Predicted 3D model of a 528-nucleotide part of an RNA (small-subunit ribosomal RNA, 5' domain) from an uncultured prokaryote. The RNAcentral record of the full RNA draws on ENA. Rfam family: Bacterial small subunit ribosomal RNA.

Context: one part of a larger RNA
RNA sequence: GGAUGAACGCUAGCGGCAGGCUUAACACAUGCAAGUCGAGGGGUAACGGAGAAAGCUUGAUUUUAGUCGACGACCGGCGCACGGGUGAGUAACGCGUAUGCAACCUACCCUUAACUGGGGAAUAGCCCGAAGAAAUUCGGAUUAAUACCCAAUAAUAUUUUAAGAAGGCAUCUUCUUAAUCUUAAAGUUCCGACGGUUAUUGAUGGGCAUGCGUAGCAUUAGAUUGUUGGUGAGGUGACGGCUCACCAAGUUGUCGAUGAUGUCUAGGGGGCCUGAGAGGGUAGUCCCCCACACUGGUACUGAGACACGGACCAGACUCCUACGGGAGGCAGCAGUAGGGAAUAUUGGGCAAUGGAGGCAACUCUGACCCAGCCAUGCCGCGUGCAGGAUGACAGCUUUCUGAGUUGUAAACUGCUUUUAUAUAGGAACAAAGAGGCCAUGCGUGGCAAGUUGCGUGUACUAUAUGAAUAAGCACCGGCUAACUCCGUGCCAGCAGCCGCGGUAAUACGGAGGGUGCAAGCGUUGUCC
Numbered sequence: 001g002g003a004u005g006a007a008c009g010c011u012a013g014c015g016g017c018a019g020g021c022u023u024a025a026c027a028c029a030u031g032c033a034a035g036u037c038g039a040g041g042g043g044u045a046a047c048g049g050a051g052a053a054a055g056c057u058u059g060a061u062u063u064u065a066g067u068c069g070a071c072g073a074c075c076g077g078c079g080c081a082c083g084g085g086u087g088a089g090u091a092a093c094g095c096g097u098a099u100g101c102a103a104c105c106u107a108c109c110c111u112u113a114a115c116u117g118g119g120g121a122a123u124a125g126c127c128c129g130a131a132g133a134a135a136u137u138c139g140g141a142u143u144a145a146u147a148c149c150c151a152a153u154a155a156u157a158u159u160u161u162a163a164g165a166a167g168g169c170a171u172c173u174u175c176u177u178a179a180u181c182u183u184a185a186a187g188u189u190c191c192g193a194c195g196g197u198u199a200u201u202g203a204u205g206g207g208c209a210u211g212c213g214u215a216g217c218a219u220u221a222g223a224u225u226g227u228u229g230g231u232g233a234g235g236u237g238a239c240g241g242c243u244c245a246c247c248a249a250g251u252u253g254u255c256g257a258u259g260a261u262g263u264c265u266a267g268g269g270g271g272c273c274u275g276a277g278a279g280g281g282u283a284g285u286c287c288c289c290c291a292c293a294c295u296g297g298u299a300c301u302g303a304g305a306c307a308c309g310g311a312c313c314a315g316a317c318u319c320c321u322a323c324g325g326g327a328g329g330c331a332g333c334a335g336u337a338g339g340g341a342a343u344a345u346u347g348g349g350c351a352a353u354g355g356a357g358g359c360a361a362c363u364c365u366g367a368c369c370c371a372g373c374c375a376u377g378c379c380g381c382g383u384g385c386a387g388g389a390u391g392a393c394a395g396c397u398u399u400c401u402g403a404g405u406u407g408u409a410a411a412c413u414g415c416u417u418u419u420a421u422a423u424a425g426g427a428a429c430a431a432a433g434a435g436g437c438c439a440u441g442c443g444u445g446g447c448a449a450g451u452u453g454c455g456u457g458u459a460c461u462a463u464a465u466g467a468a469u470a471a472g473c474a475c476c477g478g479c480u481a482a483c484u485c486c487g488u489g490c491c492a493g494c495a496g497c498c499g500c501g502g503u504a505a506u507a508c509g510g511a512g513g514g515u516g517c518a519a520g521c522g523u524u525g526u527c528c
Base pairs, nucleotide, nucleotide: 001528002527003526004525006524007523008522009521010520013381014380015379016378017377018376019374020373021339027336028335030334031333032332035078036077037076040075041074043071044070047069048068049067051064052063053062054061056059085292086291087290094214095213096212097211098210099209100208101207104206105205109202112199113198114197115196116195118150119149120148127140128139129138130137131136157182160179161178162177163176164175165174166173167172187194188193216263217262222255223254224253227249228248229247230246231245232244233243234242267289268288269287270286271282272281273280274279294315295314296313297312298311317328318327319326320325345371347370348369349368353367354365355364356363357362384415385414386413387412394406395405396404397403398402420465421464422463423462424461425460429455436447437446438445439444472517473516474515475514476513477498478497479496483512484511485510486509487508493500494499
């Protein structure tokens, strides 16, 4: 000098864009953050429409049939493994980079081929009853499905085997043929469509393995028994001591000064800061990967989890209790307490973008888009402009009744109106989707009209008024731009380094003047 997620002191007019718990992965009151589908189902708790009945007050009340729109709870499907948070752990194939899988999986989506025929038994809900303070649970009767089950059909799937051919990278792989074994399906329907099953190809997403790179300490030198290898089996989507049984462990079982093992620290990278570069430092915001979800463990479901707002067990903590027993997990968004030098609103909206479900309308979405707070940073604008000497008054200095300086500074005259205030007008972000028409074999495309805005009557524009509403902070001995007077007298004090101060201190304190930066300026911390 540059930089900063900064803090502190003094000061402060406005706007745009960004950023905002670096500490206690401390504990959490309250609200919200993941639902959706009635075009899968039985149904009907609430709401609405039309209907029927009743008593009459003749336009309302009561009752009533799921009849219709819809729809609480329930069964079922898809989603909840995404999105969002945090960095505790991890020195590791965790990450980065480059490869490999003749050792693998992939819901939804795309492609291609074929099929979608027959039957059955339950169960939730509803109803009845019971236990319990509650959470909730139990018994009986009865009922549906795209829930579950049975057998049928079936191959390019699965199991086993045989023959032939081609290829390669040890095991092998691929193709053709033949035989053998096992296994499918679901309907709804407004007739438009949406689905279901099996197989094939792709895409997307993942899994595994390997080379190289990736902190400190040798005042850590030996470490290791599933350890290292083999055979066989189990397990997995898949290879493998991944797990198990048996065998071997020497001349090298394996690893180790090319640093094993131990210990301590740490999420990694793209990036960012600095630097001419090499390098050094750093990992906040944004993006990619990883890990975690009160602490530890376990699996279930599922295409995918060993699952933040799922389950079970144990533990610590908090809460409820009728003492028998129960409930909970903000490292989601706000917010509270605590810690701290220090870090924001218990805001608005799904209008846009994206996501989940749905044929769709649409619903949900603290993702996201916006607004609020904070000079935390960067950028921009303003706090006037021109003239004006009697060089006014006043201050300060002085060689002192004369000068110098603040200083064109002020007064005064003219001008402008960014900004401010008031009034009036007033956006873009909106494209669609749905419905209509046209084209089209199907995807789909086109046309016209119209609907939807949180921010917002915001940005912006015009007019009016009037210099009107707006300057500080640090420094002035040298480094380092900027000097005099007074006070003090090794005192009080200053200080980044050198050093100032003991009676004329440009270095302390005040004043006048000056210098630098400027809505900021200085100090402190950290990095180059």
Model confidence (mean pLDDT): 83 of 100.